[in-house]
RNA sequence: CGCCUAAUCCCCCUCGGGGGAACCGGGGAACCAAACCUUCCCCUGGGGUGAAUCUGCGCUGGUGCGAGCCGGCGCGGUAGGGCUGCCUCUAGCCCGAACCCGUCAGCUAACUCGGUCGGCGGCCGGAAGAGGA
Numbered sequence: 001c002g003c004c005u006a007a008u009c010c011c012c013c014u015c016g017g018g019g020g021a022a023c024c025g026g027g028g029a030a031c032c033a034a035a036c037c038u039u040c041c042c043c044u045g046g047g048g049u050g051a052a053u054c055u056g057c058g059c060u061g062g063u064g065c066g067a068g069c070c071g072g073c074g075c076g077g078u079a080g081g082g083c084u085g086c087c088u089c090u091a092g093c094c095c096g097a098a099c100c101c102g103u104c105a106g107c108u109a110a111c112u113c114g115g116u117c118g119g120c121g122g123c124c125g126g127a128a129g130a131g132g133a
Base pairs, nucleotide, nucleotide: 001121002120003119004118008021009020010019011018012017022116023115024114025113026112027111032106045104046101047100048099049098054077055076056075057074058073059072060071061070062069063068080095081094082093083092084091
C1' cells in the first nucleotide's frame, strides 16, 4: 500500500479506558402470518450467532411399565459453505465446527441491547543469528 471479513473511521484520556459515526447482529407493536370443537391422560423445552443442517449403520449414557423421548462416540452420506482452475463440457480439493441465552423470543415502526476479532499478499526499512573471506 492492497485484499478477505460486520470487524473501519474520528475525538477525548488519568493509557485502564470513555464518547461518536458507520457497519453487523439480537430483542421488540399494529397489520400480516401461524394456531384454535370440547374434556382428560402421556411424552416433550425452546431460541440465537454461524456455511456448519438433516440422515443411515454400529456402540453407548439418562429417562419411561412400555411405545418412545433426550443425548454421547465412531464411520459413511447430506442441506449448505470455502479455495483453486476454466474457452467450453463446468471440474478438482477442503470444511460441514464451536459458542451463547436460560424455560423466553414469528414478522415488526418507535424504542432498546450487544459486537467492531482475526488472517493474507506486495514493497521499503531495521535488528539478531549462522556461514565465508
Overview: This is a predicted structure of a 133-nucleotide RNA (c-di-AMP riboswitch aptamer (ydaO/yuaA leader)) from a soil metagenome. It matches the Rfam family "c-di-AMP riboswitch aptamer (ydaO/yuaA leader)". Rfam links the family to the GO terms cyclic-di-AMP binding and regulation of gene expression.